[in-house]
Molecule: transfer RNA
Organism: Planctomycetota bacterium
């Protein structure tokens, strides 16, 4: 060069295939509870769904450039 994967909430990740209301767990934050720091429960807050563009009534979901990232390979030297 070429091919695949991966980018979603602070983390780590589902949802994507087959478009229809954006989620889960840890984190944090508030309260309960407890002799206690902690464990526990219970509620809360947190997302331009990597950018950009087409389609479409309707896009995280499909198509199209691009950016980062990661594995495979080819070629040169």
């Nucleotide at each position: 060069g070429c091919g695949c994967c991966c980018u979603u909430a602070g983390c780590u990740c589902a949802g994507c295939c087959u478009g229809g209301u954006a989620g889960a767990g840890c984190a944090g934050c508030u309260g309960a509870u407890u002799c206690u720091u902690a464990a526990u429960c219970a509620g809360c807050u947190g997302g331009c769904c990597g950018u950009a563009u087409g389609u479409u009534c309707a896009a995280a979901u499909c198509c199209u450039a691009c950016a980062g990232g990661g594995c495979g390979u080819a070629c040169c030297a």